[in-house]
Predicted 3D model of RNase P RNA and transfer RNA as a complex of 418 nucleotides. The prediction has a mean pLDDT of 77.
RNA sequence: GCUGCAGGCCGGGUGACCGCGGCGCGCCGCUUUCGGGCGGACGCGUCGAGGAAAGUCCGGACACCACAGGGCAGGGCGCUGGCGAAAGCCAGGCGGCGAAAGCCGACGGAAAGUGGAACAGAAAGGAGACCGCCUCCGGCGACAGAUCUCUCCGGAGACGCCGGCGGUAAGGGUGAAACGGUGGGGUAAGAGCCCACCAGCGCCGCGGUGACGCGGCGGCUUGCCAAACCCCGCCCGGUGCAAGGCGAACAGGGCCCGCAACCAGGCUGCCCGCCGAAGGGCCCGGGUAGCUGCCGAGAGGGAUGGUCACCCUCGACAGAAUCCGGCUUACAGGCCUGCUACGGAA
RNA sequence: GGGCGCGUAGCUCAGCGGGAGAGCACUCGCUUCACACGCGAGGGGUCGCUGGUUCGAUCCCAGCCGCGCCCA
Numbered sequence: 001g002c003u004g005c006a007g008g009c010c011g012g013g014u015g016a017c018c019g020c021g022g023c024g025c026g027c028c029g030c031u032u033u034c035g036g037g038c039g040g041a042c043g044c045g046u047c048g049a050g051g052a053a054a055g056u057c058c059g060g061a062c063a064c065c066a067c068a069g070g071g072c073a074g075g076g077c078g079c080u081g082g083c084g085a086a087a088g089c090c091a092g093g094c095g096g097c098g099a100a101a102g103c104c105g106a107c108g109g110a111a112a113g114u115g116g117a118a119c120a121g122a123a124a125g126g127a128g129a130c131c132g133c134c135u136c137c138g139g140c141g142a143c144a145g146a147u148c149u150c151u152c153c154g155g156a157g158a159c160g161c162c163g164g165c166g167g168u169a170a171g172g173g174u175g176a177a178a179c180g181g182u183g184g185g186g187u188a189a190g191a192g193c194c195c196a197c198c199a200g201c202g203c204c205g206c207g208g209u210g211a212c213g214c215g216g217c218g219g220c221u222u223g224c225c226a227a228a229c230c231c232c233g234c235c236c237g238g239u240g241c242a243a244g245g246c247g248a249a250c251a252g253g254g255c256c257c258g259c260a261a262c263c264a265g266g267c268u269g270c271c272c273g274c275c276g277a278a279g280g281g282c283c284c285g286g287g288u289a290g291c292u293g294c295c296g297a298g299a300g301g302g303a304u305g306g307u308c309a310c311c312c313u314c315g316a317c318a319g320a321a322u323c324c325g326g327c328u329u330a331c332a333g334g335c336c337u338g339c340u341a342c343g344g345a346a
Numbered sequence: 347g348g349g350c351g352c353g354u355a356g357c358u359c360a361g362c363g364g365g366a367g368a369g370c371a372c373u374c375g376c377u378u379c380a381c382a383c384g385c386g387a388g389g390g391g392u393c394g395c396u397g398g399u400u401c402g403a404u405c406c407c408a409g410c411c412g413c414g415c416c417c418a
Base pairs, nucleotide, nucleotide: 001342004339005338006337007336008335009334010333012311013310014309015308016307017306018305020048021047022046023045024044025043026042027040028039029038030037031036050317054328055327057326058325059324060323061322062240063239064238065237074236075235076234077233078232079092080091081090082089083088093107094105095104096103097102108231109230113229114228115225116224130172131171132168133167134166136164137163138162139161140160145159147158148157149156150155180198181197182196183195184194185193199221201218202217203216204215205214206213207212244292245291246290252284253283254282255281256280257279265275266274267273312315347417348416349415350414351413352412353411356370357369358368359367364401372388373387374386375385376384394410395409396408397407398406
C1' cells in the first nucleotide's frame, strides 16, 4: 500500500432572522373565601426526538382482578461459569465453515416407551439373498466342450453347464440413509472370526470451579428424526395506561320531608282527608364530562420547522405518547482502534 | 396506543412431512339455424417473502411484508 475480519463512535456543521411547544420570571386582563386561580395573539431566560423513537417479538416496573396448600392439564426454556429483577449479555467448551483473523449453532435424553422414513430397492432396524461368491447333492442323450487326466476299456476323476438344499453382507446394483471404517491374517467362500490403526461406548488416572481435554485399560459396535409424541430438569396466575385513581355541572326524571297557618289549584257545593305547590335532602342522568396516571422532550388540533449566507465528503433509515431493560428489522456516508493474508522498503 | 387472527389458480376454499388439488371462471371441440344449458378435453401456481430443522417443507420453527377483527 492493498484484501478481509472484529469492536466502538458520528448521523451535516457554524452564524443570523422568523416561527412552534413546555417550564420559570416579569407585564396585562378577569376572578377571589386575599392563600391564590384562570387566560394572554406580550417581553426575557431556558429546554425541546432516535440509534433505531419502528416491529410489538421477549422480560420487568406499575395498576387492577383472582388466590389456604398441593397436584394435573397447558405454555416457555434447555452445553458450562459469571452478571442480571427477568429477558438477555459476557467469557469458555464442543460441533460446522474459512488459508487466517474470525463467523455461525433451539447445543439435555434415541440401550424408557410410541411413532415416521414417500419413491426406488431383495431388504429401511436385533433387516435382508436380486446379481455375484462357495461347500454338498442330483443330472449332462441333445443345447453348452465335440475339454483334460487315469484306466483292468466296464468306467472313475478334474474343470465346465443345468437344477436343488444351504452358507455368505467382502463385491455389484437401489437409495438421503444398507447394521463401525481402512489394511492384513484367516476361511470352502465369507464375516470383529482374529490382529494393527482410527471413530464410537464404558471404567480408571491426571488437568480444569465446570462443560470438557489428555493418557491408559476393557469388551468388541449399541444407526437417523425429539423445530414428531414423549422422558428428565428449571420456570410460568390473568388482564393490560383504552390498566387504574379522583370525580362534577345543566336539562330531565324518581323517592322523602314539606311543621304551624291559609285554601289561592284538583277530587267535591261544605267539613275531614288525599293529591299538588314555593323550598330542602338523597338517588338516576354517570363513575359520564373533566382532571390525574404522564415523566430531566412531553401534548390532547396533538410542538421540535422554515429562509438566507459560508463550508464540507452534499447528507440515509426514519419521528416520541406510562416508563425501563433486551431482541429483531431498516439505514447514504464518514471517523477511530485492534487483528489476518499478500506485496514493497529498511 | 394495546391485544388477536389470516395469506394456496382470476374468485371462493380444501389439503397426516413425500403426487399441489376441488367448485365456479377461461380456452378448444361436440351439440344448436344461433345463443344458453349439457357433454368431452385442455391451459393456468415463486403455496406472501427470506432463512433454519429434516433425506425431503404448503405443512414444523424464526424473522420480515400485506390484510382483517376487537378494546374508549
Rfam match: Bacterial RNase P class A. It is annotated as a ribozyme. About the family: Ribonuclease P (RNase P) is a ubiquitous endoribonuclease, found in archaea, bacteria and eukarya as well as chloroplasts and mitochondria.